[in-house]
Context: one part of a larger RNA
RNA sequence: UGACGGGGGCCCGCACAAGCGGUGGAGCAUGUGGUUUAAUUCGACGCAACGCGCAGAACCUUACCAGCUCUUGACAUGGCGGGGUAUGGAUAUUGGAGACAGUAUCCUUCAGUUCGGCUGGCUUCCACACAGGUGCUGCAUGGCUGUCGUCAGCUCGUGUCGUGAGAUGUUGGGUUAAGUCCCGCAACGAGCGCAACCCUCGCUUUCAGUUGCCAUCGGGUAGAGCCGGGCACUCUGAAGGAACCGCCGGUGAUAAGCCGGAGGAAGGUGGGGAUGACGUCAAGUCCUCAUGGCCCUUAUGGGCUGGGCUACACACGUGCUACAAUGGCGGUGACAAUGGGCAGCAAAGCCGCGAGGUGGAGCAAAUCCCAAAAAGCCGUCUCAGUUCGGAUUGUUCUCUGCAACUCGAGAGCAUGAAGUUGGAAUCGCUAGUAAUCGUGGAUCAGCAUGCCACGGUGAAUACGUUCCCGGGCCUUGUACA
Numbered sequence: 001u002g003a004c005g006g007g008g009g010c011c012c013g014c015a016c017a018a019g020c021g022g023u024g025g026a027g028c029a030u031g032u033g034g035u036u037u038a039a040u041u042c043g044a045c046g047c048a049a050c051g052c053g054c055a056g057a058a059c060c061u062u063a064c065c066a067g068c069u070c071u072u073g074a075c076a077u078g079g080c081g082g083g084g085u086a087u088g089g090a091u092a093u094u095g096g097a098g099a100c101a102g103u104a105u106c107c108u109u110c111a112g113u114u115c116g117g118c119u120g121g122c123u124u125c126c127a128c129a130c131a132g133g134u135g136c137u138g139c140a141u142g143g144c145u146g147u148c149g150u151c152a153g154c155u156c157g158u159g160u161c162g163u164g165a166g167a168u169g170u171u172g173g174g175u176u177a178a179g180u181c182c183c184g185c186a187a188c189g190a191g192c193g194c195a196a197c198c199c200u201c202g203c204u205u206u207c208a209g210u211u212g213c214c215a216u217c218g219g220g221u222a223g224a225g226c227c228g229g230g231c232a233c234u235c236u237g238a239a240g241g242a243a244c245c246g247c248c249g250g251u252g253a254u255a256a257g258c259c260g261g262a263g264g265a266a267g268g269u270g271g272g273g274a275u276g277a278c279g280u281c282a283a284g285u286c287c288u289c290a291u292g293g294c295c296c297u298u299a300u301g302g303g304c305u306g307g308g309c310u311a312c313a314c315a316c317g318u319g320c321u322a323c324a325a326u327g328g329c330g331g332u333g334a335c336a337a338u339g340g341g342c343a344g345c346a347a348a349g350c351c352g353c354g355a356g357g358u359g360g361a362g363c364a365a366a367u368c369c370c371a372a373a374a375a376g377c378c379g380u381c382u383c384a385g386u387u388c389g390g391a392u393u394g395u396u397c398u399c400u401g402c403a404a405c406u407c408g409a410g411a412g413c414a415u416g417a418a419g420u421u422g423g424a425a426u427c428g429c430u431a432g433u434a435a436u437c438g439u440g441g442a443u444c445a446g447c448a449u450g451c452c453a454c455g456g457u458g459a460a461u462a463c464g465u466u467c468c469c470g471g472g473c474c475u476u477g478u479a480c481a
Stems, first nucleotide, its partner, number of pairs: 001481002003478003007475007015465002019429005026321008034312002042053002064307007073130001077129002081125005088107008110120003132296002135294003141290002143285003146281001148279001153192006159168003172183003198273004203241007212231001217228003244267001247261005323422001327381006339370003344363002349358003388419001393414007435457007
């Protein structure tokens, strides 16, 4: 100087408390451990691994296993030599599981030229330099990332003090979300962080009107901005305005600030986001990529078929659905936002109990399409393993796709399991939040209870900081560095 303390003081955080809803019990989904296996590819392991890499394993992916097969190689560059003259593609067919090998037909077929494969180019063969490696080392590395933590800290120059390590500044009195600001002070300044500048939501003005409006005028309908017409309003999207403790009162040290009030769409950082200081964990990643070293080179490289990553006595994490009456079922029935759409989204109509089929209007989209649910109203069920719950199984189908056996999703009928609110323990959340309801998107042929986003309905509680956890500042002890 740090680190640590079941030392002290001050302060903060959904840290506790106060509340609301969960997890832990059940079934299923998913990840992991373990076990099994020819293989169940590999990585990630307290917080900060475990719906994580994977924004989507039937083939492919794929790295794993079995078998078949290739050896200058699927891909790049180079030179010696030999053959061909281009070459590339489609269809049919033979052998084969396929890779691959062969045959036939058709289409296509370079430039220069001294008309000689002569030159370039292309292709093929041989041998060689080499290619190739998701092989090892993240404890050799770059880059990227997580975490403490959006915590308020981390430092420097000059000066001063100290033999020195170092100290001071950065401590102290107040204050703040903040090393934020004020005052004081052997310090005076400065940098990286904080804040602001950026995006978005909330109010408004101007400008603009192929969305919106009967607001206004006319036409028109079974109905409809449907038509003419118009930018008033809504909205869209560009440029501005607006909030600064600015005003008033109190308090404070006359300061920084704090408390209350007015006005205001908004009030003391207005809500949310982006933004992550010096560093810590030899944290994670050599399987995104790059890369040193080591290793393989008829194989640890390449191709293919099939299998596996989907196994199952069990254990754990994360979720979904429930156990019902604030509910289930039937009928009726209104109101969003974000987005996506041409190898696409697909309306009306028709067929089917349904998944779906048919059909094809319209739309490269503020124009067309995908396209709401809970809520509300009416009826029924009356507390039961039920008209709760839907696992499991049988069967018949639908869709995607060369192909759904291992191993896809969905529909109809039948079946109707566990489950009656969950031990010890444990998680999230302070407001348009929790809870609850549906919607969209990426990936994607198909496949979502996951992820990322969007809107609808919409709470309760916070006395307080003694305690648990994490953190900041000062101080104290130390046999630790």
Predicted 3D model of a 481-nucleotide part of an RNA (small-subunit ribosomal RNA, 3' major domain) from an uncultured prokaryote. It matches the Rfam family "Bacterial small subunit ribosomal RNA". RNAcentral holds the full RNA, with entries from ENA. The coordinates come from a structure-prediction model, not an experiment, and the mean pLDDT is 84.